[in-house]
This record gives sequence, structure tokens and C1' cells, in this order.
RNA sequence: GGACGUGUAGCUCAGCGGGAGAGCACCUCGUUGACAUCGAGGGGGUCCACAGUUCGAUCCUGUGCACGUCCA
Repeated sequence: GGACGUGUAGCUCAGCGGGAGAGCACCUCGUUGACAUCGAGGGGGUCCACAGUUCGAUCCUGUGCACGUCCA
């Protein structure tokens, strides 16, 4: 320098045009003599950035950035 892949909650990831979600973690309550476990409830996101397409974009297109793999 070129090709490809991945960027979504604190962490690991799903979602893949019209409701932003799961598990774990965190908070509160119950249970216990106390802790843990268990049960119930709750908070937390500019979906990497900008532009474009569209009635509508996390999702499609382009560019850039970060990380990874391969080639030179």
C1' cells in the first nucleotide's frame, strides 16, 4: 500500500428497513440471626463519526476513524 471482517448497555453478544433487546453485572424489596443462593421489581444506550438513499436507517450506499485477519 491492497483485500476482507468487526464496531449496539459496565462486560459478552443478538437484532439486520418501521417497537433498541438478552445473559451476566449494578440498585431496591422479600426470604435469612447475618451472608450467599433464590424470588419480585427497577435504572442505565447520540446503536463509532459524517454525508447520501428512503415516507422512515442500528440495519442499505459512500467516506473517514479504531481494532483484527490475510496478501505484498
Model confidence (mean pLDDT): 82 of 100. Predicted 3D model of a 72-nucleotide RNA (transfer RNA) from a Caulobacterales bacterium. Taxonomically the source falls in Caulobacterales (Bacteria, Pseudomonadati, Pseudomonadota, Alphaproteobacteria). It matches the Rfam family "tRNA". The family's RNA type in Rfam is transfer RNA.